[in-house]
RNA sequence: CAAGCAGGUCGGGCGGUCGCGGUUGGAUUCGUCCAACCGAGGAAAGUCCGAGCUCCACAGAGCACGGUGCUGGAUAGCGUCCAGGCGGGGUGACCCGACGGAAAGUGCCACAGAAAACAACCGCCUUCGCCGCCUCGCGGCGGAGGUCAGGGUGAAAAGGUGGUGUAAGAGACCACCAGCAGCCCGGGCGACCGGGCUGGCUAGGCAAACCCCACCGGGAGCAAGACCAAAUAGGAGGGCAAGGCGGCUCUGCCGCCAGCAGGCUGCUCGUCUGCGCCCUUGGGUAGGUCGCUAGAGGUGGCAGGUAACUGCCACCCCAGAUAGAUGAUCGCCGGCCGCUCCUGCGGCUACAGAACUCGGCUUACAGACCGGCUUGGGCA
Repeated sequence: CAAGCAGGUCGGGCGGUCGCGGUUGGAUUCGUCCAACCGAGGAAAGUCCGAGCUCCACAGAGCACGGUGCUGGAUAGCGUCCAGGCGGGGUGACCCGACGGAAAGUGCCACAGAAAACAACCGCCUUCGCCGCCUCGCGGCGGAGGUCAGGGUGAAAAGGUGGUGUAAGAGACCACCAGCAGCCCGGGCGACCGGGCUGGCUAGGCAAACCCCACCGGGAGCAAGACCAAAUAGGAGGGCAAGGCGGCUCUGCCGCCAGCAGGCUGCUCGUCUGCGCCCUUGGGUAGGUCGCUAGAGGUGGCAGGUAACUGCCACCCCAGAUAGAUGAUCGCCGGCCGCUCCUGCGGCUACAGAACUCGGCUUACAGACCGGCUUGGGCA
């Protein structure tokens, strides 16, 4: 210098004008006004996991169902994180893996192929029958059987190579190698690694197929839940009162008049609506208050630990709306792109946005910065 790998930080700045939500203080004609301070994110997102918190359910155990699945650690907990083991990929930095069990049972394995697990299609070998012959032991056809050494198919074909053996063959037997099971030794907390002995010779793949094994799991969610509580709504109890006339389907209901209450409207009239009056009281709608933001909290330092993380000390307070505030606009400076008379002009300036709160995961993101590592090349 080039190409890459992995981690962290930020993600426009300053000023003017006009606005919005909250807290505190002040004023108030109780409507609101004024001042100060605070007011989105690394993902506030998807709502995929795990918790806190709230209500409901619950003697205990088991079954069913769902989830998780190498080991050790971290943690309130997790399907997360850290460290490691094993397998796979990469020259490498590094990356990826639901990574228990397929010699418990069942099932499945596209296409091709005879056969995908009780393997004979071609081939090879033995034998029987028939036929042919110019060659009389060879060939053809058919049947019975043996054979996985060879061919062909496939992602995968029944351990590999060599030999013995055989009619031809075959772990049938032998040597070496690979792999498996059991036992032992050494290292490691462990997953596992290294080595030795013995065994029978061989066991295809799939468990994000059923299943088996181990562990975990009660349900719903802040629209949880708690409190206050309007009226010309309506329930219960007590007291008082029982207006007049008429009708009907007559313990009651309806109409008219009178009376009372309320709306239009501050008052009178008018008009509309409702109605036995008063007291007490349970529930509860609209509405309001709490839950609500001081927390497994943030920043810095020290200590422990490889790390995740933990402990101690100091400092800080960092949105709480309820149809939902956190904005709009102007100027200057940045950044990127295009044009260019090289001085300017024009355009753009990411993804996105709280709604009970945390810890994770996943996904989106213009661009800028900071260190670290790898490979290749050059120069000194």
Annotation:
Bacterial RNase P class A from a Chloroflexota bacterium, 380 nucleotides, folded computationally. Of the family's consensus pairs, 94% are formed in the model. Rfam family: Bacterial RNase P class A. Rfam classes the family as a ribozyme. About the family: Ribonuclease P (RNase P) is a ubiquitous endoribonuclease, found in archaea, bacteria and eukarya as well as chloroplasts and mitochondria. The coordinates come from a structure-prediction model, not an experiment, and the mean pLDDT is 78. It was read from a public genome assembly, where an Rfam model found it.